[in-house]
Formats: sequence, C1' cells, structure tokens
RNA sequence: GCCACCCUAGCUCAGCUGGUAGAGCAAUCGAUUCGUAAUCGAUAGGUCGGGAGUUCGACUCUCCUGGGUGGCUCCA
Repeated sequence: GCCACCCUAGCUCAGCUGGUAGAGCAAUCGAUUCGUAAUCGAUAGGUCGGGAGUUCGACUCUCCUGGGUGGCUCCA
C1' cells in the first nucleotide's frame, strides 16, 4: 500500500427483506432472610464510532472519515 470483517447500554453480544433498538451479566430500588449470599420483581441506562447523502422513514443502503482484528504484498 491492497483486501475482508468488526465498532450498538458499564461489560459480552443480538437486531431478518429499511418500519422508529433489545437480551444476559453488572448497577439501583423493593420482596424474601435475624443478617448476608442466593432467588424473585421492578427501575434506570443508547446522538447505534464520527460526518454527509438516498428515502415518507436508516443500526440496516451509498459516499467520506477515525479506531480495532486478520490476511496479502513490499519495490523503485
């Protein structure tokens, strides 16, 4: 330098053919217990890496760009 894949909640990851974002764990609150753990219930938490475009509508499609992983190539 070239190619492919990945980036979504604090962490690990889903999200179908474009239809308005979820799970588990963690956190907080409550129930249970003499108390803790465990268990059960509830709540909160997101500019979906950033920007632009297409569209009535974008995590999803297109372009530019940042970061990560792997592979290939490397000479004048």
A computed fold for a 76-nucleotide RNA from a Candidatus Dadabacteria bacterium, annotated as transfer RNA. Taxonomically the source falls in Candidatus Dadabacteria (Bacteria, Pseudomonadati, Thermodesulfobacteriota). Its Rfam family is "tRNA". The family's RNA type in Rfam is transfer RNA.